The RNA shown here (transfer RNA) has 74 nucleotides and comes from an uncultured Opitutaceae bacterium. It was read from a public genome assembly.
[in-house]
Order: sequence, then C1' cells, then structure tokens
RNA sequence: GCGGUCGUAGUUUAGUGGUAAAACUCCUGCCUUCCAAGCAGGUCUCGCGAGUUCGAUUCUCGCCGACCGCACCA
Repeated sequence: GCGGUCGUAGUUUAGUGGUAAAACUCCUGCCUUCCAAGCAGGUCUCGCGAGUUCGAUUCUCGCCGACCGCACCA
C1' cells in the first nucleotide's frame, strides 16, 4: 500500500430504519451482629463527520482506531 472483519455503558456481549437490551461493576434501600450472598430501585452507552430518509446506532461515503491476510522494505 491492497483486501477483509469489527467499533454499542466502567467491562463483556445482544439487537433493530421508529429513539437501545442483558450480565457483571457502581450507588441507595431492605435483610444480616458484621461481611458476603439474596431482594427492590437507580446511574451510566451506539468512534468522528457528511449524505439518504418524516425518522439513522442500523443504509451509503469519507476519516480515525483495533485485528486478520497479502504485498513491499529491511
């Protein structure tokens, strides 16, 4: 440099053109002598920009980043 896959919460993952979900973590309360566990509730998220659309996290393009393969250099 070329091609491919991917980018969603603090972490790991799911999901869809109609406004985002689960587990763990964190916070509050209950329970407990205390801790853990358990129960109830809460906080937190679609890499950046543009386009299409009534509406984009989802589709398209560009950029950035990660990984894989190939090529090149050494």